[in-house]
């Protein structure tokens, strides 16, 4: 170059047109002598970038960037 996959909170991930679930972890309470652990509650994501289509785009279209594996 050439084809495929992937990019979503501090981490790790789910979504597959109709206001972004889960888990670690962070912070506040409960409980404890006092931590951890168990329970509860809350913060935190304009979803790599730009563009297009749509009433609506994480989700479809084109570019570009970055990772990865294949192939030349």
């Nucleotide at each position: 170059g050439g084809c495929g996959u992937g990019g979503u909170g501090g981490c790790c991930a789910a979504g597959u047109g109709g206001u972004a679930a889960g888990g670690c972890g962070u912070c506040g309470g409960u409980c404890u002598u006092g931590u951890a652990a168990a329970c509860c509650g809350a913060a935190g994501a304009u979803c790599g970038u730009g563009u297009g289509u749509u009433c609506a785009a994480g989700c479809c279209c084109c570019u570009c960037c970055c990772g990865u594996g294949c192939c030349u």

The RNA shown here (transfer RNA) has 72 nucleotides and comes from Atractosteus spatula. RNAcentral holds the sequence, with entries from Rfam. Rfam family: tRNA. Rfam links the family to the GO term triplet codon-amino acid adaptor activity. The coordinates come from a structure-prediction model, not an experiment, and the mean pLDDT is 84.